RNA sequence: CGCAAGGGUCGGAUGGCGGCUUGAGAAAUCAAGAGGAAAGUCCGGGCUCCACGAAACCAAGAUGCCGGAUAACGUCCGGCUGGGACCUCCCAAGGGAAAGUGCCACAGAGAAUAGACCGCCGCUUUGCGGUAAGGGUGAAACGGUGCGGUAAGAGCGCACCGCGCGGCUGGCAACAGCAGCGGCACGGUAAACCCCAUCUGGAGCAAGACCAAAUAGGGGCGACAUGCCACAUGGUGGCGCGCGGGGUUUCGCGCGGUUGCCCGGGUCGGUUGCACGAGCGUGCGCGGUAACGCCACGCCAAGAUGAAUCGCCAUCCCUGAGUAAUCAGGACAGAACCCGGCUUAUAGACCCUUGCACCCU
RNA sequence: GGCGGCGUAGCUCAGGUGGCCAGAGCACGCGGUUCAUACCCGCGGAGUCGGGGGUUCGAAGCCCUCCGCCGCCACCA
Numbered sequence: 001c002g003c004a005a006g007g008g009u010c011g012g013a014u015g016g017c018g019g020c021u022u023g024a025g026a027a028a029u030c031a032a033g034a035g036g037a038a039a040g041u042c043c044g045g046g047c048u049c050c051a052c053g054a055a056a057c058c059a060a061g062a063u064g065c066c067g068g069a070u071a072a073c074g075u076c077c078g079g080c081u082g083g084g085a086c087c088u089c090c091c092a093a094g095g096g097a098a099a100g101u102g103c104c105a106c107a108g109a110g111a112a113u114a115g116a117c118c119g120c121c122g123c124u125u126u127g128c129g130g131u132a133a134g135g136g137u138g139a140a141a142c143g144g145u146g147c148g149g150u151a152a153g154a155g156c157g158c159a160c161c162g163c164g165c166g167g168c169u170g171g172c173a174a175c176a177g178c179a180g181c182g183g184c185a186c187g188g189u190a191a192a193c194c195c196c197a198u199c200u201g202g203a204g205c206a207a208g209a210c211c212a213a214a215u216a217g218g219g220g221c222g223a224c225a226u227g228c229c230a231c232a233u234g235g236u237g238g239c240g241c242g243c244g245g246g247g248u249u250u251c252g253c254g255c256g257g258u259u260g261c262c263c264g265g266g267u268c269g270g271u272u273g274c275a276c277g278a279g280c281g282u283g284c285g286c287g288g289u290a291a292c293g294c295c296a297c298g299c300c301a302a303g304a305u306g307a308a309u310c311g312c313c314a315u316c317c318c319u320g321a322g323u324a325a326u327c328a329g330g331a332c333a334g335a336a337c338c339c340g341g342c343u344u345a346u347a348g349a350c351c352c353u354u355g356c357a358c359c360c361u
Numbered sequence: 362g363g364c365g366g367c368g369u370a371g372c373u374c375a376g377g378u379g380g381c382c383a384g385a386g387c388a389c390g391c392g393g394u395u396c397a398u399a400c401c402c403g404c405g406g407a408g409u410c411g412g413g414g415g416u417u418c419g420a421a422g423c424c425c426u427c428c429g430c431c432g433c434c435a436c437c438a
Stems, first nucleotide, its partner, number of pairs: 002356009012316007020033005035332001039343002042341005047204004053251006060200005065079005080094001081092004095195002100193002102189003117135002119131005143161006162184001163182003167178004208272004218263007227239005241256004265437003279299005285294003317330005362434007371387004380418001389405005411427005
C1' cells in the first nucleotide's frame, strides 16, 4: 500500500429571524422539545385490574448441548461438540429414535424381525440350493479398508479405522484422553405424535382511579340456586347450596343471587395513571476471561390527544458535475404508560482488531 | 395505541395425517351446433400457492421472518 474477515461510533455543524407544544412567571420573558431504530408488536418484565391466599393432579402452551450473567427472557457472555472456509473467521431449533406409535412417494428384487433382478458358485440343470463380495435402483440397501479363508462368498477369522459397553484420569459440567472388552446388535424422521427436564393464571394504559353532564338505574331469551334450623324475630348465628383467575379435588377467604347471549337509553367532557426510573453520564476506580456487578461523583433531559418537535436565510462540512463562477444532492425514518432484548429498514463518514499477498529495512 | 384473523388461476372457493395433487365453478380462447346470436356439447390456456429463509430425500400444509388486507376494543347508569 492492496484485498478480506470481525467489531464499534456518528448519522450533518453553528448562528439569525419567524412560528408550534409543554413547564415556570403577575407580565415582559425564560427554559426544554424524536430515534438508532421512535418501526414490526416477535419475546421478556415493571405497573394496573380481574374479591384471589396455598397445595396436588390433569389439560394447554413455551423452552431444550454445558456453565454463567440478568428483575426476567426464546436475550447476552464464555466453553463443548458437529459442519463450512486457503487463513483471519463463520454457522447450528444442538435433549431423547436402546419406552411406544406413525410415515419413508416414485424407482427398485428388496425400505426395516430385510432382500436373490443381473452376476458368482454347486447340483440329480424348463429347475433347485448357496451367496449380500461386484452391478443396478434410490435421499436412504443392515459397518469400511486390507490380509487370510472358501465351491463361490460372508466379521467366518485376524489387523487398523468406525461403533457400542462398562472402567480410570482431567474438567463444576457439556465433553476430552487412555487402556480394556464386545464381531457389530442400533437406517432416517421428534420444525410427526410422543417421552424426559424446566417454566408459565388471564387481560391489557381504549388497563385502572376520580370528577362532571345526560338518560328509561330499562327489556328479552336461557343455565344453576333461591333451602333448613335456633334465638332475645324485619336481625344475628349455624348447617347446606351456588358462584369465584382453563378443569378437578382439598384447605382457607369473599359474596348472596350468580352467570351467558342479545336488544335498547344517555354522553362523546375534564383530571389522573404520565415520566425520578431495573434512569442517564463520567472514572485508565475495584471484582470478573467476558456478559455484568459494586463503589464514588455529577445530572434531571419531550409528554401531545384533529395529536407540538417546524419553515426560511447565511456560513461551513461531505458527495457528484464543471476549467471556473456555480449548480444539484445529504439515507432509513417520526415518540404516545415505561423499561430490557430480538428482528427488519438505513445514503455516507470515521475508528479499532486480525489474517493473506506484495514492497522496503 | 392494543388485540385477533386472513392471503391458492382474472373472480369465488376446495385441497384430511407432507409425496399419489396444484383442483372445481364462473370468466377467457378455439372448434362443433345454428341462416346468425344465445343456450348446449367438446377441447385448451392461465398459478413464483403473498415474498424470503429453514427443517425434510421431498413443503400449498411444519417452523422463523418480512409484506399486504380485514375485523374488534371508549365512557355512564
Two RNAs folded together computationally: RNase P RNA and transfer RNA, 438 nucleotides in total. It holds a member of the Rfam family "Bacterial RNase P class A". About the family: Ribonuclease P (RNase P) is a ubiquitous endoribonuclease, found in archaea, bacteria and eukarya as well as chloroplasts and mitochondria.